[in-house]
RNA sequence: AGAGUUUGAUCCUGGCUCAGGAUGAACGCUGGCGGCGUGCUUAACACAUGCAAGUCGAACGAAGCACUUUAUUUGAUUUCCUUCGGGACUGAUUAUUUUGUGACUGAGUGGCGGACGGGUGAGUAACGCGUGGGUAACCUGCCUUGUACAGGGGGAUAACAGUUGGAAACGGCUGCUAAUACCGCAUAAGCGCACAGCAUCGCAUGAUGCAGUGUGAAAAACUCCGGUGGUAUAAGAUGGACCCGCGUUGGAUUAGCUAGUUGGCAGGGUAACGGCCUACCAAGGCGACGAUCCAUAGCCGGCCUGAGAGGGUGGACGGCCACAUUGGGACUGAGACACGGCCCAGACUCCUACGGGAGGCAGCAGUGGGGAAUAUUGCACAAUGGGGGAAACCCUGAUGCAGCGACGCCGCGUGAGCGAAGAAGUAUUUCGGUAUGUAAAGCUCUAUCAGCAGGGAAGAAAAUGACGGUACCUGACUAAGAAGCCCCGGCUAACUACGUGCCAGCAGCCGCGGUAAUACGUAGGGGGCAAGCGUUAUCCGGAUUUACUGGGUGUAAAGGGAGCGUAGACGGAAUGGCAAGUCUGAUGUGAAAGGCCGGGGCUCAACCCCGGGACUGCAUUGGAAACUGUCAAUCUAGAGUACCGGAGGGGUAAGUGGAAUUCCUAGUGUAGCGGUGAAAUGCGUAGAUAUUAGGAGGAACAUCAGUGGCGAAGGCGGCUUACUGGACUGAAACUGACACUGAGGCACGAAAGCGUGGGGAGCAAACAGGAUUAGAUACCCUGGUAGUCCACGCCGUAAACGAUGAAUACUAGGUGUCGGGGCCGUAGAGGCUUCGGUGCCGCAGCCAACGCAGUAAGUAUUCCACCUGGGGAGUACGUUCGCAAGAAUGAAACUCAAAGGAAUUGACGGGGACCCGCACAAGCGGUGGAGCAUGUGGUUUAAUUCGAUGCAACGCGAAGAACCUUACCUGGGUUUGACAUCCACGGAAUUUCUGUGAAAGCAGGAAGUGCCCGCAAGGGAGCCGUGAGACAGGUGCUGCAUGGCUGUCGUCAGCUCGUGUCGUGAGAUGUUGGGUUAAGUCCCGCAACGAGCGCAACCCCUAUGCACAGUUGCCAGCAGGUGAAGCUGGGCACUCUGUGCAGACCGCCCGGGUUAACCGGGAGGAAGGUGGGGAUGACGUCAAGUCAUCAUGGCCCUUACACCCAGGGCGACACACGUACUACAAUGGCACAUACAAAGGGCAGCGAAACCGCGAGGUCAAGCCAAUCCCAAAAACUGUGUCCCAGUCCGGAUAGGAGUCUGCAACCCGACUCCUUGAAGUUGGAAUCGCUAGUAAUUCCGGAUCAGCAUGCCGGGGUGAAUGCGUUCCCGGGUCUUGCACACACCGCCCGUCA
Repeated sequence: AGAGUUUGAUCCUGGCUCAGGAUGAACGCUGGCGGCGUGCUUAACACAUGCAAGUCGAACGAAGCACUUUAUUUGAUUUCCUUCGGGACUGAUUAUUUUGUGACUGAGUGGCGGACGGGUGAGUAACGCGUGGGUAACCUGCCUUGUACAGGGGGAUAACAGUUGGAAACGGCUGCUAAUACCGCAUAAGCGCACAGCAUCGCAUGAUGCAGUGUGAAAAACUCCGGUGGUAUAAGAUGGACCCGCGUUGGAUUAGCUAGUUGGCAGGGUAACGGCCUACCAAGGCGACGAUCCAUAGCCGGCCUGAGAGGGUGGACGGCCACAUUGGGACUGAGACACGGCCCAGACUCCUACGGGAGGCAGCAGUGGGGAAUAUUGCACAAUGGGGGAAACCCUGAUGCAGCGACGCCGCGUGAGCGAAGAAGUAUUUCGGUAUGUAAAGCUCUAUCAGCAGGGAAGAAAAUGACGGUACCUGACUAAGAAGCCCCGGCUAACUACGUGCCAGCAGCCGCGGUAAUACGUAGGGGGCAAGCGUUAUCCGGAUUUACUGGGUGUAAAGGGAGCGUAGACGGAAUGGCAAGUCUGAUGUGAAAGGCCGGGGCUCAACCCCGGGACUGCAUUGGAAACUGUCAAUCUAGAGUACCGGAGGGGUAAGUGGAAUUCCUAGUGUAGCGGUGAAAUGCGUAGAUAUUAGGAGGAACAUCAGUGGCGAAGGCGGCUUACUGGACUGAAACUGACACUGAGGCACGAAAGCGUGGGGAGCAAACAGGAUUAGAUACCCUGGUAGUCCACGCCGUAAACGAUGAAUACUAGGUGUCGGGGCCGUAGAGGCUUCGGUGCCGCAGCCAACGCAGUAAGUAUUCCACCUGGGGAGUACGUUCGCAAGAAUGAAACUCAAAGGAAUUGACGGGGACCCGCACAAGCGGUGGAGCAUGUGGUUUAAUUCGAUGCAACGCGAAGAACCUUACCUGGGUUUGACAUCCACGGAAUUUCUGUGAAAGCAGGAAGUGCCCGCAAGGGAGCCGUGAGACAGGUGCUGCAUGGCUGUCGUCAGCUCGUGUCGUGAGAUGUUGGGUUAAGUCCCGCAACGAGCGCAACCCCUAUGCACAGUUGCCAGCAGGUGAAGCUGGGCACUCUGUGCAGACCGCCCGGGUUAACCGGGAGGAAGGUGGGGAUGACGUCAAGUCAUCAUGGCCCUUACACCCAGGGCGACACACGUACUACAAUGGCACAUACAAAGGGCAGCGAAACCGCGAGGUCAAGCCAAUCCCAAAAACUGUGUCCCAGUCCGGAUAGGAGUCUGCAACCCGACUCCUUGAAGUUGGAAUCGCUAGUAAUUCCGGAUCAGCAUGCCGGGGUGAAUGCGUUCCCGGGUCUUGCACACACCGCCCGUCA
C1' cells in the first nucleotide's frame, strides 16, 4: 500500500466482498509446563444454608464462674473412751453467707461505629457527568493548633423480681436500682443575636476593624496516677452542600409548551440561596441556535481502531452519580431520607393454634431458572487497610492467598550432532523413475520442563507466615512423558492421484460439481500458524462509500417550475479609536492509574517500580493591532433615483376586420356524393354532392415569419384605442454600500381536470357503427358527447429541459443577426468602433467520454437547493393542503450483486445509400397426382446392425447385403484364444484317409523328412502341435477429450500484420473517400508508408495455325487387287495421334472519362476484352460430420461386449416424405429399310465368325496383353407403311406358365428371355426445383464396383432451343452509414398472465 466482482472488450460512476487489528466472548477439533491477569454481557429473575459490623467492664447496674476470706449447715471417714445405750476428736463432702481478687460470658443501660468498606447499572438526556469558576448564601463527628473552663444539685428508667396476655413474634401491669443516660441552678468573655455610630475595603447584596447598651448558652467522669475523656470558643485540615459558563445520543412522520407556570412583595422553611413552600399582585417564561414529546443510554479518566482528523466503546482498574424486592415517608445522627435500621402500602415466599407474625444475596461462596456462555458453599487475618478499645485484643467473604476455566497476554519445552544401502512402507509413474527424505533406523551427546531425592528463603522494624516445604538451589536417572489445527481455483503462500457425476456436497466474493473436478470426499505431498488452530458474533480500518482534513449534481444518484422577499450567511475604497475573534508571553489547573521516553526489579518477557515529558483543554493576566468585527466621521468605481431617446406577438380591458368551415333560405341542376390500401357504415330522387345569391353563428388569425422580438418562468402573433410593467442607449445632476443570496413565507405558474353561469362553428376523449384481424375493447373510416371558447373561483402538476440555481470578477480569436450610440465617408452606398441581447465555429483549460468553451460544463468567491447501489417506492402509514381528482412530505420489512453513464468492435433492423448472384422477372422443361425403383421416418420384429437429420441427412457412408460381406438375431462350439511378441517341451514342413456332426469342430489312422553352418556330434532359421503366464482381442462408449480427412457460408472478396500517427483505453487509421472492375482489380486523393494470406496469373482440357514424328492411324497422287474392302506395294500431302511452339495484350483506330484507371464502338483475327471448361477454397463460422476407413487419450468387457460355425435378418409394411425411372401418347406407337460418334474396357479377361435355340443363351473356337483383335448394334434421326384420338396397336404394373445364365447354393432374396395376363394413368391442388448456349431439353454409348445383380453414380458424344424490359419486390451475399436495452449476438433480449 491494495485486490476481486457489472462488459465481447474499454473508460467511468457505483455498490457488494476480501486481506489487518481488537474482544469479559461462544462453538468445533486438539491439548505438555509455568508466570501475570481475567471470568453472568442474558432474568435490577427467585433464593435453601453458612458467613460478610461490631466493639468498649478504663461509663453503669445486675447475674453466673474460679480463688481467697467470714460465719453457719450437712456429715463419708479417722482416733480415743465406753456402762456397748453412747460420748469426745478429726473432718472429705453438701448447702447458705461476708469481704476481696481475677479472667470471662449472654442479655440490658450508656458511648463510638453500623452514612466507610463491598455490590449493581434498573432509573436518569439531567448542573447527572466532564472541565473551568463562584459561595459577600453554607455545614463539617473523629484529627491538629490556640484560649478558657469543669461549682453544686435533682428526678427517673432498663436490666432484675413478681404477676399476667399470646401458638409464636412480642408484650401489659406492679415493685426495686446505676451511670460519661436525663434535667434545672451558678459562673463567664475576646462567642452569638438585637439596636444605633465611626473608619477602611469591595462590581454588588455587603465585608472587616473599633467602642457602647441590652440579652443568651456549658461540662462527666474514669484511672494502673503516666494519662485518657468532657464543655465552650477561634482557626486549620478533611469531607460535603448549593450556584454558574461551556460540552454531552437519535427522531420534525414530535411545532408549539407552560397556572407555581415567569417575575415582584411579605412570611414560613433550610446548614444555606432560591416558587423550596404559602398568601397577595402583575402576565409573563421557553421555542426553528429545535422548546415540548417519543425512543435509547449511567458519565468520565480511559480502551479498540485509524497516518491523522475521526469512528466505535465505557467489561477489569480509578473518579463521580444513582440504586438496594416495588412505591412512599420520615426518625436518629456531624453526616442517611440509610443494601445486612424504622414505619406504611403493593407483589411474592415462609411459619401459624387462623387470632396473627417473619423475610429481602444488585456483599462472599452457593442453588434453581434464563442462556451460546462465565468459577470454590476453600484458607487466613501473616501482610495492607478499616471499626471499637488506654491497651492487650476482638471483628473484618475489605484484603492477602489458594482452587477451577488455553478466556487473554507472555515465556519455555516436545531434543541436538553425525548418518545414503537415498532401507522398508506409502503415494505416483511415460514403469525408467520420482516424492516422502537425513526424515527413520543406527552411532554419539545433552537434561530445559515434567517425575524422584536432599536443602530451603525474602515477604517480618521485637514476636507473629494463610500462601507453603511454595519460589529457588543441588543431586541421581531415562530420549524418555509432551503436536495439533486450518488451508492448497483466483483474491492468497501451497498439486497430484482416486472416488463421485448439477448427485453427494463446497462457498467470504467471483463461483465449482452434468464421466478425465488442482474448487466436493479420501489419500500422498505441500503451505501457514503453533499449545493452540479454525468458525461465528461485534467494532474500527481498508471506505476519499457522509468527503473539516477529503466528494459531487448537462447525460451516471443529484438544480427547487419560476420570481419577490424575512431571518440568517456573506459583502466596495481611504482614515482614526476599541480589542470580541486572531497572534504571543506568564500563572493556575488539566487526580492517580494508563499511553510515550529513559532507567530499575522478577533468569528473559508479560508484569511491577522510579523519574521525565505529554495530556493538543479550560481559566486568569501582560502585550501586538495587519486581517475579521465594532464605533466615529468620509468617498464614488457596486447599487439606485431623476432626464433625453428609440425598439418590442410584455400585460389588462374595450371596440373592430376579412378569408375559411358549418348551418339556414332561395335559384340552377341530376344521380350519385363521401371515404379508403381496398371497402363499408353514412348522406342522397322527400333532390344530396356541385354551383349562384342572401343570411346566422362561433372559433382561429394564412402571407409578413426569420436558430427574429418581448417576458422571471409558464408563455405571447389580424387591426385600433385606453391604462400599465420591464429592459436598452446617451449624458453624468442626485443618494452614498442602500449590494448579492435567500431556510420558512407570499404572489405567479402549460395542458388536463373540478365548481357556478354563459356559449358552442370546427375539432374531438368517452360512446355507437363500418372495416382490418386468429382476436382488435387499437391503428383506418362515418358519426358523436364532455371538453376546447368567455366570466369568476379552485387545482399546483409536466421530458415545467439548455435534463445546466442565482450573483460578481477574470480568461485567444473568427463570423452572422436584433436594438441603440459615436467617428470616417462618395453623406439614401460603405467602413471603423462601442454598449446591450441572440446564434454558430473555434484556442487554452476542463471532462469518464460525449462534449462545454466570454450566454462555460474554464479560473475564483458568496449564498441557497439537492445526491449517497438497484428493486421494493415516490409506495404504505401519519400529517398538511384540496370540493374531488389528487398534490406535498415520505419510510421499513424483504430481495439482488449488480443497476447505471459514455464510448468501441461486431451481429441485427418489416433503417438508408450503392452493388452482385438463374435471386426475382422473361422463358424452356420438370417435381407435387399414377405405377414401379431406391433412400428415410414410423411401425413391426428374435433381429429388422450402425451412422448421416434444415439449406449443408434422405439413389447419403454403400464403386453394387443370396452365403461371405455383417458389425444384428437364434442355435451349436472355443478360452493365451482367428491375429502379434516372449518361454519350455515335442514334432520337419506337408500330404492324405476314416468315423461323427448342420458346420465349426471332436476322435483316430497312414505317408513323410527338406534349408543353412558343421567332418561329426550338435546348433540355427522357418513352420506345426501341447503347456504356463505376461498378454492378445473388442465395428463396446465418448466426434462435447483428439489427430487426420470432409461439408458449409463461398470461388463470396474479403482477412490481417510491421512501423508510424491519433485516442486515458477498448480501439481507430491503413482497408474510409471520388471513379472503375468479375475482384481490397486498378487509378486519383488522403497520417499514413509498406507487407502477407486471398483475387488474378503460373497448371490441365478445349477452340486456330505452324514445326517435328508417321504405326497399329490416314489414302491425295502412282501401281497391284477383291464379291466388297487401305486388302497390298508405296507415301506422310490430308484426317488423326503425340510432342514442342505461336497466337489475345484494350496491342491498333474513334469516342467518353480527370491527360488516369477504365468503358463503348470499330478494324484485323480461328478466337476480343478473365475466349469456354476444370483443378485451385484466405482469416474464420457452425463444440457441423466422422472413435464404423485409419490413428488415438480416457473409460468399460476379459470362459466374454473376444473368437469360430450353421440358419435367419439388414429385403418386414395400415402409413408419411425425399430422389429417380416409365408413362399418360400422333412432334407419337409399331413394322421394315437405312446413315453418322466420342470416350472407354479387356487374360480367373474381351470373345469374332460359324452352327443350334423364337429368345435369354449354348456349342465349338479365330484374334487380341490391344490407335492392330474384341465388347460394338450407336440411338434419337431419315425413308416407306400402318394405327386415327380410344384407356387405344398408348401405357406397361401385376400375375400364370416355361426357361437361360452366374454361383457350393437363386425358398426367404438375383438378373435376363419367351408365351399369356394388361392395373393405375387422359398432363397432375396448394406449393416447389433446374437451366443464360453448344446451355436447357432430348438421344444413345462406355466405365468403376462386380461370380451374378444399375431406373443409381461417374464419364462420352449426337440433335439442339426459348428468354433476359429490368432491379420495385422474394432469397442469399458484399461495402459505407445510422439506431440499438442484442454479444449464446433477432432462432437475441424482454413484458404480463397462468401453472